A computed fold for a 131-nucleotide RNA from Ammonifex thiophilus, annotated as SAM riboswitch aptamer (S box leader). Its Rfam family is "SAM riboswitch aptamer (S box leader)". Rfam describes the family as follows. The SAM riboswitch is found upstream of a number of genes which code for proteins involved in methionine or cysteine biosynthesis in Gram-positive bacteria. It was read from a public genome assembly, where an Rfam model found it. Lineage of the source: Bacteria > Bacillati > Clostridia > Thermoanaerobacteraceae > Ammonifex.
[in-house]
């Protein structure tokens, strides 16, 4: 770097050093930041993997494997805002006025705009495994 699987809910600092940026990338927006950004250290959160234990299944036992649960915190990860929001497709709600159908009204269709409304996708992040 590519592929596969799972998750993207919740949670986590009144600390020290540092000294101007940061929220992945592009664009648009919206934010955070001298009441101190990034980064480093300490601290904390969580429980993906590892470790230990229990139950069930794998015809029985052992090994191995699978599922569920518990303990722990060794390897990672994380500690503003939903992955900060949008970008592509479909749907929903609201509004507008100059269109169309309709004798008119009602209603429907189309157009434009708005929505921190919904679903899926793209992209991304993290873990575990494979190449």
């Nucleotide at each position: 770097c590519u592929c596969u699987u799972a998750u993207c809910g919740a949670g986590a600092g009144u600390g020290g050093c540092g000294g101007a940026g940061g929220g992945a990338a592009c664009a648009g927006g919206c934010c955070c930041g001298a009441u101190g950004a990034a980064g480093c250290c300490c601290g904390g959160c969580a429980a993906c993997c590892a470790g230990c234990c229990u139950g069930c299944c794998u015809u029985u036992u052992a090994a191995g494997g699978g599922c569920a649960g518990g303990c722990c915190a060794g390897g990672u990860g994380c500690c503003a805002a939903c992955c900060c929001c949008u970008g592509c497709a479909g749907g929903g709600a609201g509004a507008a006025g100059a269109g169309c159908c309709g004798g008119a009204a009602a209603g429907g269709c189309a157009u434009u705009c708005u929505c921190g409304c919904c679903u899926g996708g793209u992209g991304g992040a993290u873990a575990a495994g494979a190449g």